RNAcentral holds the full RNA, with entries from SILVA. The part of an RNA shown here (small-subunit ribosomal RNA, 3' major domain) has 465 nucleotides and comes from an uncultured bacterium. It matches the Rfam family "Bacterial small subunit ribosomal RNA".
[in-house]
Context: one part of a larger RNA
RNA sequence: UGACGGGGGCCCGCACAAGCGGUGGAGCACGUGGUUUAAUUCGAUGCAAACCGAAGAACCUUACCUGGGUUUGACAUGCAGGUGGUAGUGAAAUGAAAGUGGAACGACCUUGCAGCGAUGUAAGGAGCCUGCACAGGUGCUGCAUGGCUGUCGUCAGCUCGUGUCGUGAGAUGUUGGGUUAAGUCCCGCAACGAGCGCAACCCUUGUCGCUAGUUAGAUCUUUCUAGCGAGACUGCCGGUACAACACCGGAGGAAGGUGGGGAUGACGUCAAGUCAGCAUGGCCUUUAUGUCCUGGGCUACACACACGCUACAAUGGUCGGUACAACGGGUAGCCAAGCCGCGGGGUGGAGCUAAUCCCCAAAAGCCGGCCUCAGUUCGGAUUGCAGGCUGCAACUCGCCUGCAUGAAGCCGGAGUUGCUAGUAACCGCUGGUCAGAAUACUGCGGUGAAUACGUUCCCGGGGAU
Numbered sequence: 001u002g003a004c005g006g007g008g009g010c011c012c013g014c015a016c017a018a019g020c021g022g023u024g025g026a027g028c029a030c031g032u033g034g035u036u037u038a039a040u041u042c043g044a045u046g047c048a049a050a051c052c053g054a055a056g057a058a059c060c061u062u063a064c065c066u067g068g069g070u071u072u073g074a075c076a077u078g079c080a081g082g083u084g085g086u087a088g089u090g091a092a093a094u095g096a097a098a099g100u101g102g103a104a105c106g107a108c109c110u111u112g113c114a115g116c117g118a119u120g121u122a123a124g125g126a127g128c129c130u131g132c133a134c135a136g137g138u139g140c141u142g143c144a145u146g147g148c149u150g151u152c153g154u155c156a157g158c159u160c161g162u163g164u165c166g167u168g169a170g171a172u173g174u175u176g177g178g179u180u181a182a183g184u185c186c187c188g189c190a191a192c193g194a195g196c197g198c199a200a201c202c203c204u205u206g207u208c209g210c211u212a213g214u215u216a217g218a219u220c221u222u223u224c225u226a227g228c229g230a231g232a233c234u235g236c237c238g239g240u241a242c243a244a245c246a247c248c249g250g251a252g253g254a255a256g257g258u259g260g261g262g263a264u265g266a267c268g269u270c271a272a273g274u275c276a277g278c279a280u281g282g283c284c285u286u287u288a289u290g291u292c293c294u295g296g297g298c299u300a301c302a303c304a305c306a307c308g309c310u311a312c313a314a315u316g317g318u319c320g321g322u323a324c325a326a327c328g329g330g331u332a333g334c335c336a337a338g339c340c341g342c343g344g345g346g347u348g349g350a351g352c353u354a355a356u357c358c359c360c361a362a363a364a365g366c367c368g369g370c371c372u373c374a375g376u377u378c379g380g381a382u383u384g385c386a387g388g389c390u391g392c393a394a395c396u397c398g399c400c401u402g403c404a405u406g407a408a409g410c411c412g413g414a415g416u417u418g419c420u421a422g423u424a425a426c427c428g429c430u431g432g433u434c435a436g437a438a439u440a441c442u443g444c445g446g447u448g449a450a451u452a453c454g455u456u457c458c459c460g461g462g463g464a465u
């Protein structure tokens, strides 16, 4: 000077408390450990790994395993030599494919010469073959690295110049008194200033005005769309403080003291993570640790853990009727009406390069009927049969439909977790990935709470000591 303390003091945070809903028990889905395996590819491992990389493993992906091929190579550049029946297309045969094989067909460009031309001939190029340099490696090292990222933490801190003090390390400033979300601001002070952070500038949302408008209502006003502007500044009033900053209450206002949300992450910490996104030093490999292909595996299953979904029911289940969204996406696409089918879906073909057409049905809700507390008209796992869709191909290993089946489960131990308002909780919807394949992720709207006395305690953080 720091760090630490089951030292004391001050302050903050869904940190506790006060509440609401979960998780831990069940079934299933998914990730991980472990085990198994020819292989179950690799990485991530307290917070800060575990619906994580992966915004989607049937083949491909794919890096793993088995087996079959190949060796200048799947890909790049250069050099040397060769090459017109050359390059290219590639039949039969063989094979699981890759490949092997090679019948048959059969070119292009530039220049010279001959020729009216067709074309012929010579040289060269491209291409191909052979050889040599080399390619290749998701092989190792994230403790050799760049870049990027996580975390403390959107916490309020981290520093510098000059001056002063100290032999010096260093201190001061940055401490103190107030105040703030804030090293925010004020006052004081051997300090005076400054930088990176804070705040503001950016986006979005809430109100109004203006302008414009092939979306909608309507008939000249409003909704919407998208551009410009206004508006909020402790500006005004009262009180507290009174030296100031500021704080409390009020008015007006759509909005009040940072209005709500987002983006934005200081100096640094963890030899944190990533050599498998990319780049890259070194090492290793070179008829293999490269590369092509078939099939398999990543989907295994005594078990353990993490994140979830569905429930255990009457604030419910089911049947009929009926109402109201927003964000978005669409031409290799979205797919209407009509018709067929119980349904998945099929058929059909209109419209749409989209405020125009389509996806599109929102669901919870409301109205009415049934069920009457039961392992049930709860719950839907599991299994059988019959089908639909995508796709070369659904056996390993997809999704969906119908009929049948109808398991555990009657609210969950110790413990543990999220959330302070349009939030939690409940309800559905869009999108990305994607041929197909979400209970995950992403955004969107609908309904819409309870509680916060307070800071003793637990956890994390900041200042001084």
Stems, first nucleotide, its partner, number of pairs: 007465001010462004015455002019419005026310003031305003034301002042053002064296002067293004073134001077133007088105002093100002108125007136285002139283003145279002147274003150270001152268001157196006163172003176187003202262004207230007233256001236250005312412001316371007328359003333352002338347003378409001383404007425447005431441001